Annotation: The prediction has a mean pLDDT of 82. Predicted 3D model of a 96-nucleotide RNA (c-di-GMP-I-GGC riboswitch aptamer) from a Gemmataceae bacterium. The source organism's lineage runs through Bacteria, Pseudomonadati, Planctomycetota, Planctomycetia and Gemmataceae.
RNA sequence: CUCGAUAAGGGCAAACCCAUCGUGAGGUGGGGGCGCAAAGCUAUGGGUCUCCACCGUUCCGAGGGGGGAACGGUUUAGAUCGCCAGGCUACCGAAG
Numbered sequence: 001c002u003c004g005a006u007a008a009g010g011g012c013a014a015a016c017c018c019a020u021c022g023u024g025a026g027g028u029g030g031g032g033g034c035g036c037a038a039a040g041c042u043a044u045g046g047g048u049c050u051c052c053a054c055c056g057u058u059c060c061g062a063g064g065g066g067g068g069a070a071c072g073g074u075u076u077a078g079a080u081c082g083c084c085a086g087g088c089u090a091c092c093g094a095a096g
Stems, first nucleotide, its partner, number of pairs: 002096001003093002011036002016031006034082001040088003044085003047080004053074008
């Protein structure tokens, strides 16, 4: 350096619940503990998701009305690093 013990000391904290912030995805704090050797940091690329707008399809409605709903797609703006890569940093030390 690679690597990661039924090692030691520690660390983080999914679902769910409570509070709070946000239109939302989701964030933060407390409880909780499924898991994690970078589950530390970073939205750079891809993925997924959200709001608004627009377009398409189908259906519904109205008949001085210019609309609504569902589904699909696209741009912008966001969310997620516990989805995968990339970048930065790091505790411990058996075996190989």